[in-house]
RNA sequence: GCGGAGGGAGAAGAGGUCGCGGACGGGCGUUUAACGCGGGGUGAGAACACCGCCGAGGCGCGCCGUUCGAGGAAAGUCCGGGCUCCACAGGGCACGGUGCCGGGUAACUCCCGGGCGUCGCAAGGCGAUGGAAAGUGCCACAGAGAACAGACCGCCGAUGGCGGCUUCGGUCGCACAGGCAAGGGUGAAAAGGUGGGGUAAGAGCCCACCGCGCCUUCUGGUAACAGAGGCGGCACGGCAAACCCCGCCGGGAGCAAGGCAAACAGGAGCGAUGCGGCGGCCCGCCGCGCUCGAGUUCCGGGUACGCUGCUUGAGGCCGCGGGAGACCGCUGGUCCCAGAUAGAUGACCUCAGCCGACGAGUUCGCUCGGCGGUGACAGAACCCGGCUUAUCUCCCUCCGCAUUU
RNA sequence: GGGGCCAUAGCUCAGCCUGGGAGAGCGCUUGAAUCGCACUCAAGAGGUCGAGGGUUCAAAUCCCUCUGGCUCCA
Numbered sequence: 001g002c003g004g005a006g007g008g009a010g011a012a013g014a015g016g017u018c019g020c021g022g023a024c025g026g027g028c029g030u031u032u033a034a035c036g037c038g039g040g041g042u043g044a045g046a047a048c049a050c051c052g053c054c055g056a057g058g059c060g061c062g063c064c065g066u067u068c069g070a071g072g073a074a075a076g077u078c079c080g081g082g083c084u085c086c087a088c089a090g091g092g093c094a095c096g097g098u099g100c101c102g103g104g105u106a107a108c109u110c111c112c113g114g115g116c117g118u119c120g121c122a123a124g125g126c127g128a129u130g131g132a133a134a135g136u137g138c139c140a141c142a143g144a145g146a147a148c149a150g151a152c153c154g155c156c157g158a159u160g161g162c163g164g165c166u167u168c169g170g171u172c173g174c175a176c177a178g179g180c181a182a183g184g185g186u187g188a189a190a191a192g193g194u195g196g197g198g199u200a201a202g203a204g205c206c207c208a209c210c211g212c213g214c215c216u217u218c219u220g221g222u223a224a225c226a227g228a229g230g231c232g233g234c235a236c237g238g239c240a241a242a243c244c245c246c247g248c249c250g251g252g253a254g255c256a257a258g259g260c261a262a263a264c265a266g267g268a269g270c271g272a273u274g275c276g277g278c279g280g281c282c283c284g285c286c287g288c289g290c291u292c293g294a295g296u297u298c299c300g301g302g303u304a305c306g307c308u309g310c311u312u313g314a315g316g317c318c319g320c321g322g323g324a325g326a327c328c329g330c331u332g333g334u335c336c337c338a339g340a341u342a343g344a345u346g347a348c349c350u351c352a353g354c355c356g357a358c359g360a361g362u363u364c365g366c367u368c369g370g371c372g373g374u375g376a377c378a379g380a381a382c383c384c385g386g387c388u389u390a391u392c393u394c395c396c397u398c399c400g401c402a403u404u405u
Numbered sequence: 406g407g408g409g410c411c412a413u414a415g416c417u418c419a420g421c422c423u424g425g426g427a428g429a430g431c432g433c434u435u436g437a438a439u440c441g442c443a444c445u446c447a448a449g450a451g452g453u454c455g456a457g458g459g460u461u462c463a464a465a466u467c468c469c470u471c472u473g474g475c476u477c478c479a
Stems, first nucleotide, its partner, number of pairs: 001401010013351006020069007027061005036053004041048002071377001075388002078386005083254004090283004095250005100114005115129001116127004130245002135243002137239003152184002154180003159177002161174005192210006211234001212232004217228004258308003266299005274288004315335004319330004353374004358369004406478007415431004425462001433449005455471005
C1' cells in the first nucleotide's frame, strides 16, 4: 500500500427569536358547601323558609412565569416477562415450541464460556448440534443394481462342458455352465480407503497404516468430550427444518386488556340432567337457571369526543467489591429523565466545528482568508429484557499478501 | 395499537399439508371450417412460483428474515 476479520463510541457544540405538549406557581373568568353578616316576611319568642353579600374548593383559559420534553433502532411484532381479566389457572390427552455441555437471567428461540462438526492460508465465521442397532416412510431421473444390493461393458475360465492337436503326460482354442467385483460407466449417494501379499481372475481372503464399531478398562475434565489401552475384519448409507421416539417448556386472551361515569334499556325466534366461565376433547371446580325462563340468534336503539389504567421502574449515572465472562452484590452516593389521544419535540438566524473548490503564505507537516455546503435511517402510544431489519460518522485491535529498511 | 390470512401465466384459481414432470379455465397467436364474422375444431406461445438466505442430492412446497396487500377488534 492492497485485501479481509472482530469490537467499541457518538447520533450533534454554544447562543438568540417565534411556536407546540405536560407539570408547578400566579392571574383572570365562572360556579358553590359550611360558618358568618345583612334584609324584609311569618311568629309572643326561640326559630323557620326566601333573597343578597362573603367564600375554602371545583371547573375553564388564543393570559404570565419557571421547569421538562423521542430512539439506537422509538420500526418489524419474531421471542420472553411484568401487568390486567377470565378458577390466584387444576389433572390427562391432543397441539405447539425447544434440543451438545456448564453457567447467567424474572424469563427466553437471548447472552457468556467450553466441546464437536464444517468453511477459510489466517484473523475468524457458521451450525434447530438429542436419537437413523424402537418403528414407519422417502431416496425422482439416470443406472445392471438405491438398502434383505447388484452384473451392462469388463476380467477369468482353476473346476465341469464342447472342439482341435497329441509323444496320451498334457496342451491350445471357444466362452456353454459357472466364478469375480479390481477397472469402465450411471448417480447427490454404489455397501470402508491406500499399499503389499495372495489368486485362474478377484475379494478384509490375509497383513500394515488410516478410518469405523464395541468396552463393568485407565487418565484428564463438573460435564459435553478428548487421549491411551484392549477387542472386533467391518456387522451399522443418507434424510428427523418427513412422521416419529426421548428429555424439557407452554392454560387463554390482550391496555381497543380491565375499571368508573354517562347514555339506551324495545321487538321477534330458539331454549332445559341445560347454559356460562372454557378456547380442540375428556375430567374436575365455580356461578346461573329449570318455563313468572338462565342463556343464545337476528333486527332495532344508545355510548365509544369524559375520567382511570399512565408511568418510580427487573430504573438511570457514578463508586466499591466478586467473577475468565455473561452477570451479580452494596447497609454506598446521586438523579427523577415524554405521557400526547389524531396524536405535542418544530422553524429561522448567528458563532464554533467538519467538508469542498479557490486565492495567498509555507520551515512542505501545514497555516491564513473570504465563498459555498452541513446530515443518514427514522417519530414514543401500557412497560421492560432480547433478536432481527434499516442507517450516517469516527476510533481501536487482529490476519493475509506485496514492497522497503 | 393489537390479532389472523394471502402473494403461482395478462385475469381467476389448483398444486404446498405428505419435497422430485409447473398445471386448469378464460384471454392471446396461427391454421381449419364459413361468402364473411361469431360459435366450433386443431396446434402453439406465454412463468425470477413476491424478494433474500438456510435445511436437503433436490424447495412453488419445509424453516428464518424482509416487501406488498386483505381482513377482524372496544
This is a predicted complex of two RNAs, RNase P RNA and transfer RNA, with 479 nucleotides together. Rfam match: Bacterial RNase P class A. Rfam links the family to the GO terms tRNA processing, ribonuclease P activity and dimeric ribonuclease P complex. The prediction has a mean pLDDT of 80.